[in-house]
């Protein structure tokens, strides 16, 4: 340097509005969030020619808001510590 358990810190947004149910059950509506996934891309590279043009690779906590989420609680990128292998 790269994987895997375990422990831990961890942001944002309506405990909204309707109906409906035994029950935040189910279904519709506004409005909103970006930090699971996921979708775009700048330096840059590569190809081709027709030499300045096409195409194709190309990162993020940035962009989109598909999918998720808008009390708690789960989740939760990213850190930080254990433990073992290689």
């Nucleotide at each position: 340097g790269g994987g895997a358990c375990u422990c831990u810190g961890g942001a944002g947004a309506a405990u909204c509005c309707c109906a409906u149910u035994c029950a935040u059950u189910u279904g519709g509506g506004u409005g909103c969030c970006g930090a699971a996934g996921g979708u775009g891309c700048a330096a840059g590279g590569c190809u081709g020619c027709g030499u300045g043009c096409a195409g194709c690779c190309g990162a993020a906590u940035c962009u989109c808001u598909c999918a998720g989420g808008c009390a708690a609680a789960a989740g939760g990128a990213c850190g930080g510590a254990g433990c073992g292998g290689u």
Molecule: Glycine riboswitch aptamer